[in-house]
Molecule: c-di-GMP-I riboswitch aptamer
Organism: uncultured Chloroflexota bacterium
RNA sequence: UGGUGCAAAAGGUAAACUCGUAGAGAUACGGGGGCACAAAAUCACGGGUCCCACGGCGUGAGGAAUAGCGCGGGAUGGCCGGAUUGCCAGC
Numbered sequence: 001u002g003g004u005g006c007a008a009a010a011g012g013u014a015a016a017c018u019c020g021u022a023g024a025g026a027u028a029c030g031g032g033g034g035c036a037c038a039a040a041a042u043c044a045c046g047g048g049u050c051c052c053a054c055g056g057c058g059u060g061a062g063g064a065a066u067a068g069c070g071c072g073g074g075a076u077g078g079c080c081g082g083a084u085u086g087c088c089a090g091c
Stems, first nucleotide, its partner, number of pairs: 003091001004089002012037002017032006035078001041084003045081003048076005056071004
């Protein structure tokens, strides 16, 4: 330096649930909590899923409503791929 993460050590993150706050919502942030995680760090680029307000816009089998589909806006990086950066070091 590269591989690897089956070993060790130091430190880190924090699911469900719960309390508070924000939002129309998906969700986010903070406290408690700790299922897990070697990228569970960062980035919505590709795919997936979810939300869209007296149900966004269009389309729509149909009597109608609605489902579905397309487009647009948003959420999720702890759904997967990809990109970038990074701790430790038995082997």